Small-subunit ribosomal RNA, central domain from an uncultured prokaryote, 354 nucleotides, folded computationally.

Context: one part of a larger RNA
RNA sequence: CUGGGCUUAAAGGGUGCGUAGGCGGCUGAUCAAGUCGGGUGUGAAAUCUCUCGGCCUAACCGAGAAAUUGCGCCCGAUACUGUCUGGCUUGGGGAAGUUAGGGGUGAGCGGAACUGAUGGUGGAGCGGUGAAAUGCGUUGAUAUCAUCAGGAACACCUGUGGCGAAGGCGGCUCACUGGGUCUCUUCCUGACGCUGAGGAACGAAAGCUAAGGGGAGCGAACGGGGAUUAGAUACCCCGGUAGUCCUAGCCGUAAACGAUGAGCCCUAGUUCGAGGAGACUUCCCCCACCUUCUCGGUCGUAGCGAAAGUGUUAAGUGCUCCGCCUGGGGAGUAUGGUCGCAAGGCUGAAACUC
Numbered sequence: 001c002u003g004g005g006c007u008u009a010a011a012g013g014g015u016g017c018g019u020a021g022g023c024g025g026c027u028g029a030u031c032a033a034g035u036c037g038g039g040u041g042u043g044a045a046a047u048c049u050c051u052c053g054g055c056c057u058a059a060c061c062g063a064g065a066a067a068u069u070g071c072g073c074c075c076g077a078u079a080c081u082g083u084c085u086g087g088c089u090u091g092g093g094g095a096a097g098u099u100a101g102g103g104g105u106g107a108g109c110g111g112a113a114c115u116g117a118u119g120g121u122g123g124a125g126c127g128g129u130g131a132a133a134u135g136c137g138u139u140g141a142u143a144u145c146a147u148c149a150g151g152a153a154c155a156c157c158u159g160u161g162g163c164g165a166a167g168g169c170g171g172c173u174c175a176c177u178g179g180g181u182c183u184c185u186u187c188c189u190g191a192c193g194c195u196g197a198g199g200a201a202c203g204a205a206a207g208c209u210a211a212g213g214g215g216a217g218c219g220a221a222c223g224g225g226g227a228u229u230a231g232a233u234a235c236c237c238c239g240g241u242a243g244u245c246c247u248a249g250c251c252g253u254a255a256a257c258g259a260u261g262a263g264c265c266c267u268a269g270u271u272c273g274a275g276g277a278g279a280c281u282u283c284c285c286c287c288a289c290c291u292u293c294u295c296g297g298u299c300g301u302a303g304c305g306a307a308a309g310u311g312u313u314a315a316g317u318g319c320u321c322c323g324c325c326u327g328g329g330g331a332g333u334a335u336g337g338u339c340g341c342a343a344g345g346c347u348g349a350a351a352c353u354c
Stems, first nucleotide, its partner, number of pairs: 004325003007308002012322001014202002017199001021195003025088004031082001033081002035077008049065006091192001092189006103177007110154001114150008125136002162169002207250003211247003217244002222239001224238003261321004266316001269299001271297008303310002327354003336347004
């Protein structure tokens, strides 16, 4: 260097962007670097192979040939790859009109519930559990009515439904961002593409800053309290601090999952849902039906698969590029490096053992 793999056995990077690199549409001309042919020089000797010969034979030795599959130079070929140059429109991109949506950021507003405060009614319990007790209550609780304050989350709609690259996104209104998508028609550009080592960006929850605010409810910790129990450092109950929320920064991990990397081509059908366009019909509009495009599911043929299953959203059939795996434990440990305020992250062994 070569092989086989990565849904569940070891193995897809958490996600997109993108540098180098790798790979790359149709067509004319050019050069001749790769490629192919011929010639020539070189490729030490020995060894190996073939032929002949010398020791009785063999091993061994001698002579000749072949081989040395390589490299340099010269001449030639031009299909393919490449170079340079011209053209094209199907890939890609752009413009205009149109479309659906919890996509993102900021501001404002809203009602239900909850907790607290004040006042009214009322007068003995309330609360909680398997049963209780701690707890709250005659300094008037619970219940109920009114007013005020506060913070957090947005019932129904809600869906096998929508949007986003992923993480994720749900009360209403406005502004910004469009960020992106879909469809139809016409026009423009003219291969501008795909992937992507490094890189930088985003990235749930928890955590960090003796940061600044906020704090209703919930609630790690609390050898707090009450129970349970042989005990109960728990499960249950009464409390309750960090936290959960906002602003600014850090952290960079998850069963970050479809446990399935990205892009392109090809390969039976069936049925449901979301969005657009067209045709038909009609005086016009809407709905339904029909055709077509995009997105999200269900069943299923061939094929694939160890099976479960998968099956045009492939785990089928091919191509391009990246990541990763190589028996279990030791171990995602030690060590070194690097990042971080820390917690820790990334990279990552061996001895030994089965």

The prediction has a mean pLDDT of 83.